[in-house]
RNA sequence: AGGGCGAAAGGGUAAACCAUCUGUAAAGGUGGGACACAAAGCCACGGGGCUGAAGUCAAAGUAAAAGUUAGCCGGGCUACCGAA
Numbered sequence: 001a002g003g004g005c006g007a008a009a010g011g012g013u014a015a016a017c018c019a020u021c022u023g024u025a026a027a028g029g030u031g032g033g034a035c036a037c038a039a040a041g042c043c044a045c046g047g048g049g050c051u052g053a054a055g056u057c058a059a060a061g062u063a064a065a066a067g068u069u070a071g072c073c074g075g076g077c078u079a080c081c082g083a084a
Base pairs, nucleotide, nucleotide: 012037013036017032018031019030020029021028022027035071041077042076043075045074046073047072048069049068050067051066057061
């Protein structure tokens, strides 16, 4: 020199709500906005929640194909800065 640990600081994300767009919907994108978050970075693999147009069932409605949720939990992958 480089590496590990590591306080503070810096930096990061952005709930509700509003506008707008996409979608049947749940929900998502963008802008505003901050409730919070140390993986609130990524992945629907397991469980849970939610939606479910078209199609099927005569209808209602239910079930389900399919989808959504990583800010519901578990699991997997990855990760910035830094004094003594």